Model confidence (mean pLDDT): 84 of 100. The RNA shown here (transfer RNA) has 80 nucleotides and comes from a bacterium. The sequence was found in a public genome assembly. Rfam family: tRNA. By type it is a transfer RNA.

RNA sequence: GCCCGGAUGGUGGAAUAGGCAGACACAGCAGACUUAAAAUCUGCCGCGUAAGCGUGGGGGUUCGAGUCCCCCUCCGGGCA
Numbered sequence: 001g002c003c004c005g006g007a008u009g010g011u012g013g014a015a016u017a018g019g020c021a022g023a024c025a026c027a028g029c030a031g032a033c034u035u036a037a038a039a040u041c042u043g044c045c046g047c048g049u050a051a052g053c054g055u056g057g058g059g060g061u062u063c064g065a066g067u068c069c070c071c072c073u074c075c076g077g078g079c080a
Stems, first nucleotide, its partner, number of pairs: 001079007010026003019063001028044005046053002056072005
């Protein structure tokens, strides 16, 4: 230099045809239970007072983009 795959809450990881982003799990917080704790159960758990905004960064297509197109950054692999 060329080719392929990837980047989503604190972490892992879904969303396969473009149609409610964050399912599910872990971690965390609060409560119940317990003499106390562990375990178990219940609720909450991105940002924002709210409207809204949030999928590596920037643009584009579309009524609508995590998903499609272009450029860039970073990570992994292959070829030279």